SAM riboswitch aptamer (S box leader), 142 nucleotides, folded computationally.
[in-house]
RNA sequence: CGCUCAUCGAGAGGGACUGAGGGAACGGCCCGACGACGUCCCGGCAACCGCCGCGAACCACCCGACCCCGCAGGGGCCGGUCGCGGAAGUGGUGCCAAGUCCGGCCCGGACGCGAGACACGCGGACCCGGGGAAGAUGAGGA
Numbered sequence: 001c002g003c004u005c006a007u008c009g010a011g012a013g014g015g016a017c018u019g020a021g022g023g024a025a026c027g028g029c030c031c032g033a034c035g036a037c038g039u040c041c042c043g044g045c046a047a048c049c050g051c052c053g054c055g056a057a058c059c060a061c062c063c064g065a066c067c068c069c070g071c072a073g074g075g076g077c078c079g080g081u082c083g084c085g086g087a088a089g090u091g092g093u094g095c096c097a098a099g100u101c102c103g104g105c106c107c108g109g110a111c112g113c114g115a116g117a118c119a120c121g122c123g124g125a126c127c128c129g130g131g132g133a134a135g136a137u138g139a140g141g142a
Base pairs, nucleotide, nucleotide: 001141003140004139005138006137007136008135013042014041015040016039017038021031022030023029026103027102028101043096044095045094047093048092049091051086052085053084054083055082056081062080063079064078066076067075068074069073100134105131106130107129108128109127111123112122113121114120
């Protein structure tokens, strides 16, 4: 950064300083002078990459570590992908109120209305499910 992919119902708080807003915007609903938010210190968690173990797939090409022969060059072996589990912070990030706190947009169910059980039509206050949008975090990319 109007880029790509994955994940987002789990988990984890004390102290000091400061002092009025904070939870991204809006609508809700919450947190907050019994001191929130923020900063610092200490502590913790284990989501992603990385590490370890097991299993599965692949093993045509390509890439990487190592080994062998070698002038050029060639060969071997392990890995790359996926799943499950583990360690602990002396690997890199991240995180430690509430589901990303909830919602909006679309679809479906349930529900209601119509003479209306089914079928059909209509509806959108409440409830449930799926998807999307936006955001956050990570791994990449430019």
Notes: Rfam family: SAM riboswitch aptamer (S box leader). Gene Ontology term of the family: regulation of gene expression.